[in-house]
Context: one part of a larger RNA
Molecule: large-subunit ribosomal RNA, domain II
Organism: SAR202 cluster bacterium
RNA sequence: UCCAGGGAGUUGCUUCGUGGGGCAAGGUUAAGGGACUGGAGUCCUGUAGCCGUAGCGAAAGCGAGUUCGAAUAGAGCGACCAGUCCCAAGGAGCAGACUCGAAACCAGAUGAUCUACCCAUGGCCAGGGUGAAGGUGCAUUAACGUGCACUGGAGGCCCGAACCUAUUGCUAGUACAAAAGCUCAGGAUGAGCUGUGGGUAGAGGUGAAAUGCCAAACGAAUCUGGUGAUAGCUAGUUCUCCCCGAAAUGCAUUUAGGUGCAGCCUCAGACUAUAGGUGGACGGAGGUAGGGCACUGGAUGGGCUAGGGGGCGUGAGCUUACCAAACCCAACCAAACCGCCAAUGCCGUCUAUCCGUUCUCUGGGAGUGAGACUCGCGGUAAUAAGAUUGCGGGUCAAAAGGGAAACAGCCCAGACCACCAGCUAAGGUCCCUAAGAGCAAGCUAAGUGUGAAACGAGGUAGGGUUCCCCAGACAGCCAGGAGGUUGGCUUAGAAGCAGCCAUCCUUUGAAGAGUGCGUAACAGCUCACUGGUCGAGGGGUCCCGCGCGGAAAAUGUAACGGGGCUUAAGCUUGCCACCGAAGCUGUGGUAUCAGACCGAAUUAAUCGGUCUGAUAGGUAGGGGAGCGUUCCUCCAGCAGUAAAGCUAGGCCGUAAGGCCUGGUGGAGCAGGGGGAAGUGAGAAUCCUGGA
Numbered sequence: 001u002c003c004a005g006g007g008a009g010u011u012g013c014u015u016c017g018u019g020g021g022g023c024a025a026g027g028u029u030a031a032g033g034g035a036c037u038g039g040a041g042u043c044c045u046g047u048a049g050c051c052g053u054a055g056c057g058a059a060a061g062c063g064a065g066u067u068c069g070a071a072u073a074g075a076g077c078g079a080c081c082a083g084u085c086c087c088a089a090g091g092a093g094c095a096g097a098c099u100c101g102a103a104a105c106c107a108g109a110u111g112a113u114c115u116a117c118c119c120a121u122g123g124c125c126a127g128g129g130u131g132a133a134g135g136u137g138c139a140u141u142a143a144c145g146u147g148c149a150c151u152g153g154a155g156g157c158c159c160g161a162a163c164c165u166a167u168u169g170c171u172a173g174u175a176c177a178a179a180a181g182c183u184c185a186g187g188a189u190g191a192g193c194u195g196u197g198g199g200u201a202g203a204g205g206u207g208a209a210a211u212g213c214c215a216a217a218c219g220a221a222u223c224u225g226g227u228g229a230u231a232g233c234u235a236g237u238u239c240u241c242c243c244c245g246a247a248a249u250g251c252a253u254u255u256a257g258g259u260g261c262a263g264c265c266u267c268a269g270a271c272u273a274u275a276g277g278u279g280g281a282c283g284g285a286g287g288u289a290g291g292g293c294a295c296u297g298g299a300u301g302g303g304c305u306a307g308g309g310g311g312c313g314u315g316a317g318c319u320u321a322c323c324a325a326a327c328c329c330a331a332c333c334a335a336a337c338c339g340c341c342a343a344u345g346c347c348g349u350c351u352a353u354c355c356g357u358u359c360u361c362u363g364g365g366a367g368u369g370a371g372a373c374u375c376g377c378g379g380u381a382a383u384a385a386g387a388u389u390g391c392g393g394g395u396c397a398a399a400a401g402g403g404a405a406a407c408a409g410c411c412c413a414g415a416c417c418a419c420c421a422g423c424u425a426a427g428g429u430c431c432c433u434a435a436g437a438g439c440a441a442g443c444u445a446a447g448u449g450u451g452a453a454a455c456g457a458g459g460u461a462g463g464g465u466u467c468c469c470c471a472g473a474c475a476g477c478c479a480g481g482a483g484g485u486u487g488g489c490u491u492a493g494a495a496g497c498a499g500c501c502a503u504c505c506u507u508u509g510a511a512g513a514g515u516g517c518g519u520a521a522c523a524g525c526u527c528a529c530u531g532g533u534c535g536a537g538g539g540g541u542c543c544c545g546c547g548c549g550g551a552a553a554a555u556g557u558a559a560c561g562g563g564g565c566u567u568a569a570g571c572u573u574g575c576c577a578c579c580g581a582a583g584c585u586g587u588g589g590u591a592u593c594a595g596a597c598c599g600a601a602u603u604a605a606u607c608g609g610u611c612u613g614a615u616a617g618g619u620a621g622g623g624g625a626g627c628g629u630u631c632c633u634c635c636a637g638c639a640g641u642a643a644a645g646c647u648a649g650g651c652c653g654u655a656a657g658g659c660c661u662g663g664u665g666g667a668g669c670a671g672g673g674g675g676a677a678g679u680g681a682g683a684a685u686c687c688u689g690g691a
Base pairs, nucleotide, nucleotide: 001691002690003689004688005687006686011095012094013093014092015091016090018088019087020086021085022084023083026051027050028049032045033044034043035042036041055062056061065077066076067075068074098236099235101233105226106225107224108223109222110221116200117199118198119197120196121195122194123193124192125190127159128158129157130155134151135150136149137148138147139146140145163187164186165185169182170181171180202218204214205213206212211220239626240625241624242623243622244621249262250261251260252259253258263368264367265365266364267363268362269361270360275358276355277354278352279351280350281349282348283347284346290340291338292337296334297333298332300330301329302328303327305324307323308322309320310319311318312317371396372395373394374393375392376391377390378389379388380387401412402411403410416589417588418587419586421585422584423583427579428578429577430563431562432561436576438575439574440573441572442571443570449565455549456548459546460545462543463542464541465540466539467538468537476533477532478531479530480529482506483505484504487501488500489499512527516525517524590616591615592614593613594612595611596610597609598608599607600606627680629677630676631675632674633673634672635671637669638668645664646663647662648661649660650659651658652657
């Protein structure tokens, strides 16, 4: 991992509403007793008790009333009658209460054969080195003492085996081993190592102290019991079909992943009205969007002008290109500004050839109370986030199908079943790939399309406006571009061209006291301006369509899904056709609901049939109808001429399932009515066994 078998809403009591049945102003027995029976049990009895038939009051008490009250007032609770017992399924409560699952807590026991420490009694430590005290001799000293030699053999001394330990590296790491092997290393006469026997016990012991150790996981051992502890948590929870179908919100919560009430779902009952929904008309509440600046505030320029600052003045005062309240003018800003003010939405009335109980109420059963993205309007944030927090719509959640290459939340569209029929939606129609290399008119040259901004540019198409122009524009070419004068100043110099000031006059077709280059300064080149040549448009500016640059990322083209595409297979506009879905239509069928009609034994309830119409996606969840398994009971059957089971094939039913034939097997078994459940397996790191 797979297979087989096992494996989870049960049972008792109490209670609520619902369905069925009995009796009914009553209903019903419990224990016990009796009869019958092989037994399980059945029938009879048993009237204690319980519920109901009357309530109100704290009570005395009164009573269809009663309590409060002075009350014949008023108010509260009552009174017009239906209950009760049994069965069933659905809830709730108490019990282990759908199943499995803690870490823990408590009690009583079992453990010191591991290990910690202690007690008693034994054992062990190759070899080598060092050479303390003491001793002896000699020397020396007055003596004490001192020196030398020898002797001696101390030490938590040194080196190093056994032994003990465990520093380094390697090996091992489903091991040789649930801690090892090799190597290196530390101690090795000591606080040493070790055998045997014994002691200390869990709210405890022991600890040269690490929360260490106490029999291979010790912040409190292990075993058994309390025990099915508790688990607002996780996982799992077994056959089928049909109808409806949510929520992820509000308030509260030692509350936030739980729960209560409400909201939303379902089932039953009641209510049937121009109830409710939708459209239209009319009326109404309101201060948002927008707009505005009288108000509350903010903020800019100007004017005017208190006050302040600066300067001058001994002072009075004067002055100011400084700051500035109020006021005036102009132009602005605001969620917490408004003398204005929508559209929607909301409320009400009326209305409609619209829908037709969807409304509302009562009761039974829930689930939900983590939501997600997208669009619109807001807040927070950075007018960031697949961010967060609101309101409104949608989808997903719980929705399959078509489109978006792929893609819960986007676009189209809501799947009862079948069909080798048709029409469409979104989106598409050159090939991959179903359908137009469609038609008409433009645009784009960038493979733009097929990713991006500020900003930049004689890209290109269209439009507006203005200026010049056959008395010749614009561009090019030819020629001129002068004189006073080197203007004045400055400067070493300054001559159009470093800088400052001025910027005139003359000649002229025209020519600046000079546009740029240039020189040390001149010179030189050039421009403005003019003439000639040429011969028809040219220049500026604004708006707009489509393009260009701006444009750098990590495996490999890789920013159209690909191929590939250029009067398109790109973009804009118009038109026709086609493709395209589980949408719509067609044909046949099933189910549910509603209505009409017919039938069953007569009404009703109920059931069946026919027709018509509508409906049939679905998680949590509610409701309904069934299939199958084991056992009991009644009826009626099968089986050695072959039961059950197993197995191969076939048939039937919308499904759970049912039936038949062959083989195998070799002794029991099914059908119909009723009843009772240890009643359905794929999941629980499920349990047991097997492979």